């Protein structure tokens, strides 16, 4: 320098051909328990890496940039 893959909740990851952003763990509250833990129920938590573009509508498509990993030179 070029090519490929990735960036989504505190963490690990989904989102099925563009049509309502979710799960598990964690956190908090409640139930249960003498208390704690385990278990059960519920709640909060997200500018989907950044900035533009296309579209009635973008995590999804296009462009540039940043970062991480790999390959080539």
């Nucleotide at each position: 320098u070029g090519c490929c893959g990735g960036u989504u909740a505190g963490c690990u990851c989904a989102a099925c051909u563009g049509g309502g952003a979710g799960a598990g763990c964690a956190u908090c509250a409640g139930a249960a328990u003498u208390u704690g833990g385990c278990u059960c129920u519920g709640a909060g938590g997200g500018u989907u890496g950044u900035g533009g573009g296309u579209u009635c509508g973008a995590c999804u498509c296009c462009c540039a940039c940043a970062c991480c990993g790999g390959c080539a030179u």